[in-house]
RNA sequence: CCACGACAAGGGCACACCCGCCGCGAGGCGGGGCCGCAAAGCCAGGAGUCUCCCCGCGCGGGGAGAUGGUCCGGCCGCCGAA
Numbered sequence: 001c002c003a004c005g006a007c008a009a010g011g012g013c014a015c016a017c018c019c020g021c022c023g024c025g026a027g028g029c030g031g032g033g034c035c036g037c038a039a040a041g042c043c044a045g046g047a048g049u050c051u052c053c054c055c056g057c058g059c060g061g062g063g064a065g066a067u068g069g070u071c072c073g074g075c076c077g078c079c080g081a082a
Base pairs, nucleotide, nucleotide: 004080005079012037013036017032018031019030020029021028022027035069041075042074043073045072046071047070048067049066050065051064052063053062054061055060
């Protein structure tokens, strides 16, 4: 340095749920927070899932969004037992 990831050290993040605010909604932000996470740090490029709208009898198609704690990919990074 690469790979790997321990009942290690010091720290970090924060699911469900609750409160407040925002959004038609998926959901987001702030506070609390026991699930959990070695990238649960950052990025919507690919796939998936979800929401709203339009077209269509329907199968389905199109548009605008949400999700990085669904997976892949890109960028960057702490520690050091085997």
Description: This is a predicted structure of an 82-nucleotide RNA (c-di-GMP-I riboswitch aptamer) from a Gemmatimonadota bacterium. The prediction has a mean pLDDT of 83. NCBI's taxonomy places the organism under Bacteria, Pseudomonadati, Gemmatimonadota. The sequence was found by an Rfam model in a public genome assembly.